Model confidence (mean pLDDT): 77 of 100. The RNA shown here (THF (Tetrahydrofolate) riboswitch aptamer) has 97 nucleotides. Its Rfam family is "THF (Tetrahydrofolate) riboswitch aptamer". Rfam 15.1 lists 747 matches to the family in 747 species. About the family: Tetrahydrofolate (THF) riboswitch was first reported for Ames et al. as an RNA motif in 5' untranslated (5'-UTR)regions of folate transport and biosynthesis genes in Firmicutes genomes. Of the family's consensus pairs, 82% are formed in the model.
[in-house]
């Protein structure tokens, strides 16, 4: 110098467990302002995440011996497995030549 590769935060799907709602919160969609994170180092977006405010839309209950049981929700959290994965730029790391 050339070629090849590894690694983060995070995200998705499936499964299990425990909850929440079913008296409609949550999820998802649109807008606003704020904050945060983004491979080992530096920079970092119009991308990502979080809660907040406003808006539109919107639901599956059934059974019971009244103890519960079976469901339902683009439901929450934890764990497991699999997959994706630094927006991008510079440097670094590993292997081969």
């Nucleotide at each position: 110098a050339g070629c090849a590769g590894a690694g983060u935060a995070g995200g998705a799907a499936u499964g299990u467990a425990u909850g929440c709602g079913u008296c409609a919160a949550g999820u998802g969609c649109c807008g606003g302002a704020u904050g945060g994170a983004c491979g080992g180092g530096g920079a970092g977006u119009u991308g990502c995440c979080a809660g907040c405010c406003g808006g539109a839309c919107g639901a599956a209950g059934g059974u019971u011996u009244c103890g519960g049981c079976c469901g339902c929700g683009g439901u929450a959290u934890a764990c497991a497995u699999u997959c994706c994965g630094c927006a991008u730029c510079c440097c670094g790391c590993u292997g081969c030549u």